């Protein structure tokens, strides 16, 4: 300088190839249960790395950047 692959809640994912309600798991709040505490149980918080096209409709196709990682020079 080239190619390649990863980016999702506070974490670790899934969904992406084939566009349509952003999902599960820990965690955090409340609350119920218990003599308390753990555990259960209910509810509830929180996310698509950025900017731009396409399209009714984008995490996802498309293009550009930025972070790691990984191989060539």
């Nucleotide at each position: 300088g080239c190619a390649g692959g990863u980016g999702u809640g506070g974490u670790g994912u899934a969904g992406c190839c084939u566009g349509g309600u952003a999902g599960c798991a820990c965690g955090g709040a409340a609350g119920c249960c218990u003599u308390c505490c753990a555990a259960g149980c209910u509810u509830u918080c929180g996310a698509c790395c950025c900017g731009g096209g396409u399209u009714c409709a984008a995490a996802u196709c498309c293009c550009g950047g930025c972070a790691c990682c990984u191989g060539c020079a």

A computed fold for a 73-nucleotide RNA from Acidiplasma sp. YE-1, annotated as transfer RNA. The sequence is in RNAcentral, with records from ENA and Rfam. It matches the Rfam family "tRNA". About the family: Transfer RNA (tRNA) molecules are approximately 80 nucleotides in length. The coordinates come from a structure-prediction model, not an experiment, and the mean pLDDT is 84.